[in-house]
The RNA shown here (Bacterial RNase P class A) has 356 nucleotides. Model confidence (mean pLDDT): 76 of 100. It was read from a public genome assembly, where an Rfam model found it.
Parts: sequence; structure tokens; C1' cells
RNA sequence: AGAGUCGAUCGGACAGUCGCUGUUGCAUUACUUCGGUAAUGCGAGGGAGGAAAGUCCGGGCUCCGUAGGGCGAAGUGCCAGGUAACUCCUGGGAGGCGUGAGCCUAUGGAAAGUGCCGCAGAAAAUAACCGCCUAAGCACGCAAGUGCCGGUAAGGGUGAAAAGGUGCGGUAAGAGCGCACCGCACGGCUGGUAACAGUCCGUGGCUAGGUAAACCCCACUUGGAGCAAGACCAAAUAGGAGUCCAUUGGCGUGGCCCGCGCUGGACUCGGGUAGGUUGCUUGAGGUCGCCAGUGAUGGCGACCCUAGAGGAAUGACUGUUCACGACAAAACCCGGCUUACAGAUCGACUCUCCAC
Repeated sequence: AGAGUCGAUCGGACAGUCGCUGUUGCAUUACUUCGGUAAUGCGAGGGAGGAAAGUCCGGGCUCCGUAGGGCGAAGUGCCAGGUAACUCCUGGGAGGCGUGAGCCUAUGGAAAGUGCCGCAGAAAAUAACCGCCUAAGCACGCAAGUGCCGGUAAGGGUGAAAAGGUGCGGUAAGAGCGCACCGCACGGCUGGUAACAGUCCGUGGCUAGGUAAACCCCACUUGGAGCAAGACCAAAUAGGAGUCCAUUGGCGUGGCCCGCGCUGGACUCGGGUAGGUUGCUUGAGGUCGCCAGUGAUGGCGACCCUAGAGGAAUGACUGUUCACGACAAAACCCGGCUUACAGAUCGACUCUCCAC
């Protein structure tokens, strides 16, 4: 200098004017249960994000309710730790990719059982298509030999994958059939909390192709619904309950009366609708420092308060300036994950080349 890896931070800046929406101070007016409440005016100050997104996990909170056991269903799946919890995070193991910094893994069980393995290939799991062999047995033949019965996974070809690999011996030809080395399985020993590992020891010729984001087996976890949860206040109208009063009233029938039928008034109470209030933002909170830890994280101390709307505010204009501005906007709140993102900055590290 070039090419990269990982982590962190920012997401146009400054000033002015006019608005929008919460909070708050003062004044005036009205009401008041004297605590305050409402309206108006003047002033002060706050007002989206790293993802506010997708709503994919986990938790707080709330209600229903007591969810104990079994069956079923769903989810998770190496080990250890962190956390309120997690399918998250950290560290480690194993496997894979990369020269490397580093990155990726749905990473328990294929020796309980079942299923599947496209195309090609004889065969995809009770392997004889080609090839090799003819020792033994049978038949024919004088014989050479031929045929039958067979043997063989060493060689060829197919495939992502073909029944441990290489070599020597062995054999009719072959074959863990025997042996050496490598690999594999099991047991031990050693190290490690463990997963697991090993230039260690022994046993076994090796039996067991792949697939479990196929069924399944094993282990663990899970009650349901969600702020439109829920709580409080509470009109008008209609209906309900109770008490008192009236039934000498009203309406209908009828020409009228009697009669008959229907109907009431006042007060109180509770449920509930519209509407209003609350839940609502001080929280597993943030910043800084110290300590413990490899780290995730935890502990202690100091300081800070940082949107709370409810059809939904955060905008518009002007000026200066730069690198001319991406993805996108809260709706109960947090912890994660995933996805989108113009550009800028910082730190740690790797590889290649050059110069000294």
C1' cells in the first nucleotide's frame, strides 16, 4: 500500500419564526366535600428508533381459574455456565469451510421396530451383470476337454453412497482365511466438573451403508386468554327488584249507567350501554467509576429522569453550512432473535506485496 475478519459508536449540524401534543409555574373566573377540579390567559421546559418493523421466542403485569396423575399434542435436543426466563447469550467439545484473522452446524439415538433411498446400476441391504476359478462331486469322452452342480466381493462398470483400507502370505480362484500397519467397536487407565480427548494398555477379525427439519425411541419443558387484559365512576331510554300510595284516576267496549277488560304514580336499589377516569410509564431503567469473573454476567457507590397519545402529536418555513442525508416511525412494558439500512467514525486482528 492492497485485500479481508471481528467488535463498538453515530444516523446531517447550527440559528430563528409559526404550529401540534404532554408536563409544569403564576394570574383570573366558576364550582367545591376546602383536599382540590375545570376553563381562559401569560410563561418555562419535554417530545420516536437502532431497528419503533416482523410479531418469531421468553418474561413481567392482568383476568379466568388451581392446571395433581394418565393419554394425547406441541416445542427443545453435545457439555458447563449466565439470566426473571428463553428456541437467547458466554465459554468449551465434536464435525465442516477458509492460507489466515475467523466463520458455519436442527450437533441425543440408525445394535427396539417400521418406512424411504430419484436417475444410473445386476444389486441401495438376505449383493453374482461382466469378469475370475473348475480343487471336490456328477454326466459324457481314449484323452485334451465340454456340460452340470457350484465357488468367488480381488478386478471392471453405475452411483452421492457398493458391504473396512494397503501390503505380504495363502488359494483352484478368492476372501480378515492368517499376519503387519492404519481404521473401527468394546473394556480399562490417564486428563477433564462434563461433553470429550489420548503417539497409553487390553480384547474382538470387523459383526453394524445412508436417512430421525421420515414415523419413531429417549430426556426435558409447556393450564388458557391477552392492555380491545383488567379496575373504578356513571347519564338518557328501555327493562328488573323493593317500599309506599292510588285503584274515587285514564283508555277500550257502549247512546248512557252498571259491569267487564287493559293501564298507574312517587321514591329507593342494583346490573348495564353511551361517555369519562385509570391501567400508562421509575423500570429485571440509564450513565460513570471500582471490584469479582476467560467471558456472558454479577456486586457496590455516585449521579440522572429520558414521549405517554387515544383516530392517534413530534411538522412547516427561512437563513448558514457539509460529505447533500439510507432503512423506516412509539401505542402496556421489558429481554432476545430475524429482517431492512445511504453513509461516517473508532478499536483489535489476519493475509499478500513493497521499502528500511